[in-house]
Predicted 3D model of a 72-nucleotide RNA (transfer RNA) from a Microcaldota archaeon.
It matches the Rfam family "tRNA".
NCBI's taxonomy places the organism under Archaea, Nanobdellati, Microcaldota.
RNA sequence: GGGCCCGUGGUCCAGUGGUUAAGACGCCAGCCUUACACGCUAGAAACAGGAGUUCGAUUCUCCUCGGGCCCA
Numbered sequence: 001g002g003g004c005c006c007g008u009g010g011u012c013c014a015g016u017g018g019u020u021a022a023g024a025c026g027c028c029a030g031c032c033u034u035a036c037a038c039g040c041u042a043g044a045a046a047c048a049g050g051a052g053u054u055c056g057a058u059u060c061u062c063c064u065c066g067g068g069c070c071c072a
Base pairs, nucleotide, nucleotide: 001071002070003069004068005067006066007065010025011024012023018055027043029041030040031039048064049063050062051061052060
């Protein structure tokens, strides 16, 4: 330098262009307990950045940034 793949709560991840962006672990609160743990209930917390297409973009296209693999 060229090609391919990936980027979503604190972590791991799901998500066929339209619904409140799902779930597990973690965190906060309440219940339970003498207390802690377990368990139950409820809550906070995320689409890498920009542009384009579209009535509508996490999803499709382009650029940039970051990570991984391969080739030279």